[in-house]
Context: one part of a larger RNA
RNA sequence: GCACACAGAGGAUACCUUGGCACUGCAAGUCGAUGAAGGACGCGAUUGGCUGCGAAAAUCUCCGGGGAACUGUCAAAAUAGUUUUGAUCCGGAGGUGUCCGAAUGGGGAAACCUAUACAGGUUCAUACCUGUAUGUCCCCUGCACUUUCUAGUUCCAAAAUUGGGACUUAGAAAGUGCGGGGGGUGACAACCCGCUGAACUGAAACAUCUAAGUAAGCGGAGGAAAAUAAAUCAAACAGAGAUUCCGUCAGUAGUGGCGAGCGAACACGGAACAGUCUAAACCCAUCUUUAUGGUGGGGGUUGCGGGACUACAAUGUGAGAUCUGAACAUCUAGCUAAAUUAUUCUGGAAAGUCUAGCCACAGAAGGUGAUAGCCCUGUAAGCGAAAGAUGAACAGACUCUAGUAGUAUCCCAAGUACAACGGGUCACGUGAAACCCCGUUGGAAUCCGGGAGGACCAUCUUCCAAGACUAAAUACUCUGCAGUGACCGAUAGCGAACUAGUACUGUGAGGGAAAGGUUAAAAGAACCCAGGAAUGGGAGUGAAAUAGAACUUGAAACUGUGUGCCU
Numbered sequence: 001g002c003a004c005a006c007a008g009a010g011g012a013u014a015c016c017u018u019g020g021c022a023c024u025g026c027a028a029g030u031c032g033a034u035g036a037a038g039g040a041c042g043c044g045a046u047u048g049g050c051u052g053c054g055a056a057a058a059u060c061u062c063c064g065g066g067g068a069a070c071u072g073u074c075a076a077a078a079u080a081g082u083u084u085u086g087a088u089c090c091g092g093a094g095g096u097g098u099c100c101g102a103a104u105g106g107g108g109a110a111a112c113c114u115a116u117a118c119a120g121g122u123u124c125a126u127a128c129c130u131g132u133a134u135g136u137c138c139c140c141u142g143c144a145c146u147u148u149c150u151a152g153u154u155c156c157a158a159a160a161u162u163g164g165g166a167c168u169u170a171g172a173a174a175g176u177g178c179g180g181g182g183g184g185u186g187a188c189a190a191c192c193c194g195c196u197g198a199a200c201u202g203a204a205a206c207a208u209c210u211a212a213g214u215a216a217g218c219g220g221a222g223g224a225a226a227a228u229a230a231a232u233c234a235a236a237c238a239g240a241g242a243u244u245c246c247g248u249c250a251g252u253a254g255u256g257g258c259g260a261g262c263g264a265a266c267a268c269g270g271a272a273c274a275g276u277c278u279a280a281a282c283c284c285a286u287c288u289u290u291a292u293g294g295u296g297g298g299g300g301u302u303g304c305g306g307g308a309c310u311a312c313a314a315u316g317u318g319a320g321a322u323c324u325g326a327a328c329a330u331c332u333a334g335c336u337a338a339a340u341u342a343u344u345c346u347g348g349a350a351a352g353u354c355u356a357g358c359c360a361c362a363g364a365a366g367g368u369g370a371u372a373g374c375c376c377u378g379u380a381a382g383c384g385a386a387a388g389a390u391g392a393a394c395a396g397a398c399u400c401u402a403g404u405a406g407u408a409u410c411c412c413a414a415g416u417a418c419a420a421c422g423g424g425u426c427a428c429g430u431g432a433a434a435c436c437c438c439g440u441u442g443g444a445a446u447c448c449g450g451g452a453g454g455a456c457c458a459u460c461u462u463c464c465a466a467g468a469c470u471a472a473a474u475a476c477u478c479u480g481c482a483g484u485g486a487c488c489g490a491u492a493g494c495g496a497a498c499u500a501g502u503a504c505u506g507u508g509a510g511g512g513a514a515a516g517g518u519u520a521a522a523a524g525a526a527c528c529c530a531g532g533a534a535u536g537g538g539a540g541u542g543a544a545a546u547a548g549a550a551c552u553u554g555a556a557a558c559u560g561u562g563u564g565c566c567u
Base pairs, nucleotide, nucleotide: 001565002564003563004562005561006560007559008558014552015517016516019488020487021485022484023483024482025481026480027479028477029476030187031186038100039099040098041054042053043052048074049073050072060094061093062092063091064090065089069082070081071080105114106113107112115134116133117132118131119130120129121128135185136184137183138182139181140180141179142178143177144176145175146174147173148172149171150170152167153166154165155164156163157162191222192220193219194218195217196216202209206257232240233239244271245270246269247268248267254262255261275469276468277467278413282298283297284296285295286294287293288291303447305412306411307410308409309406310405311404312403318400319399320398322397323396324395325394328391329390330389331388332387334383335382336381340356342355345352357374358373359363365377366376367375418442419441420440421439422438423437424436428454449464450463451462452461453460504511505510524551527538528537529536530535
C1' cells in the first nucleotide's frame, strides 16, 4: 500500500407527519373618540416562556348546551381546593377592562412627567385619593363684542340736489370670544377611483418612440368600486335603444424614426337587466336692505320636441331600489344513530390467517399494541336554540305614477358652447385630425334654437350639452366553514411542523437562521460494583436496549483494531 473482518464517527436514505402549498363551493368583507389595530406593565399557592385575562386581572354575572370529573400549555409531581345544590368545558348576551397608542387637558426621549374647574372621599388642616370635563378641523346653533353697510333720529354746512358728524330703536354681512349639538381624525391583505409620475429595458447604438400612465409616492371610498339612462351609435331613406363583463369581430382597420412596436371600433353571440330626481317658466305663502331679491311649498323634467299658459276630462290604474312588523329558513353550542369483542393459528400485541355469522339510506375518514363496515370517535339518515345575527313569503305605512285640444306669449342648466394659440387624451406620434379634456385670450344662440354623423360645406339623418342619483351581471381574499389534489414530506413544503419574524445581526431602514421521530405503554433502568465525576460493567424492564433518552432506519467521506498478501 491492497484486501477482508470487526468497530468508531457521521446523519444520507427509507418509512412517518403535528406543518405548509394550490384550488373549489358557501359565508364574511370591516374595526375605531362607547378609545381601534398594535403594544408596555401586571394578574397563578409555587411561574421562566407561550396562551388567557386586566387592580372585579388563566377571570365575574345572566341565559342556553352538556353530564363527571376538574384547577390551560411547555411539564411531571407535591400541596391546597372545586364539583350531581351540576363544576371544568362549549355557545349567546352583559360587566370589569391599568398605562401607551389617532391619543385628544398641557408636555414628552411611547407605555412617563404635570395641570385647571366642579363634585365626592379622607384629614384638626394641608397634602393625598376617586369621578367627570377640558385636543384640533368642518357643519348646525345660542349669547356677547368689534368693523362695515342700510334704515331711522338728530346736529352742522349749503340756494338746492347733496356733503360731513353724532346716537342706537332695527336689520344684514364679515370677524373675534364664550357655550350647546353632530361629524371627521387612526388601522386595514388584495381588489377600486383620483392626483403626481420614473428609469433600467427594447429599438441589436440612440434622440421621436418603447418600457408605461407600469413601478413608486400621495389622497379617498366600498363590500365591491368605477361607469350608467344618449347633445349615443348608425344608415343613406334600413335601423338599434343606459352602463358593466365575457366570446367573436381581429392581430383586422389603422397608427408607427411606416423602425422597434402599438393596436381599436361598428356589428354579432352571451351574462345580467331598471330606471329615476332636480334647475327654469307659472302659482301660493313668508321675509326684509323692495330687488330682474331671499326662503319654503306647489308645479315641472322632454326630442314622433317638452313644459308653463288657456279650455275640457278623470279620482282610477299600476309600481317601488323606502320604513316597520313578520311565519319560516340559515348561522353562532349540541343530540339520536345499525351490525361479532364469535372462533383456529402465528405473535409481545390481531384489526392478519382459518371457520362461521350480522348491519348497511351507514363499506367517507381517523384511532385502537400489525391491515377493523360490525371495538372507539364518527359516517348515512334524522332532530335541536333561552340569547344574538342574517335573509325573508306576507302584511301595514309611506312614496311615485295618467289624458285630449289650442299655440299669441313665457321657460328649457353662461363666462357655458364655440374660436384662436399652447398642451393632454382618444389604438390614432399634428397629421386632412374630427370627437373628448385642460390653460390663456376672446366669447354665442333659446325651438324660425343647438350638438353630432372623423377637416370643411350643403342636403339628409339623428340626438338635446353646460345639474344629480341608480341594483345586477364584474374584480379581490387579511378572514370563517366544508372539501379536493398524477402538490411537498423536514436542505422539501410558508422564512417559520420545534420558544419564529424567535435567537442572532445592523446606529438605522432592514437582514434573519438552525432545530421533527425511544416505546404499544416510561414499564425512562430499583439494587450492586469501578470511578471525584462523566461514564462503564452487572442486575432488572421490554417483543427488541447495537430501541437507553447523544434514543426508528443508520449509506458515504473520514478514523481505528485484527488477519492475510505485496514491497

The part of an RNA shown here (large-subunit ribosomal RNA, domain I) has 567 nucleotides and comes from a bacterium.